A computed fold for an 89-nucleotide RNA from Ornithinicoccus hortensis, annotated as SAM riboswitch aptamer (S box leader).

[in-house]
RNA sequence: CACCCAUCCAGAGCGGCCGAGAGACCUGGCUCAUCGACGCCGCAGCAACCACCCACCCGGGCAGGUGCUCACGCCAGGACCGAUGGAGG
Numbered sequence: 001c002a003c004c005c006a007u008c009c010a011g012a013g014c015g016g017c018c019g020a021g022a023g024a025c026c027u028g029g030c031u032c033a034u035c036g037a038c039g040c041c042g043c044a045g046c047a048a049c050c051a052c053c054c055a056c057c058c059g060g061g062c063a064g065g066u067g068c069u070c071a072c073g074c075c076a077g078g079a080c081c082g083a084u085g086g087a088g089g
Base pairs, nucleotide, nucleotide: 001089004086005085006084007083008082013043014042015041016040017039021032022031023030025078026077027076028075029074044069045068046067048066049065050064052061053060054059073081
């Protein structure tokens, strides 16, 4: 990087820096945002997949590897759309 499989209405914030937009793309809405959003860093937390442990059937524990911590992937339509995990290539 491409393919395949699975999931995406639950859950989970504080501080520092930055300084104007952000919510993947387009359109129409809607929400957040100088009472500092978004992004980055630190700590903390959540618990989806893998790992480890218990159980052996369903599940449970844990927080190691990733991931995640405004709103149903915010809603609708479009597109071989987007994101995350896993196994091989």
Overview: Taxonomically the source falls in Ornithinicoccus (Bacteria, Bacillati, Micrococcales, Intrasporangiaceae).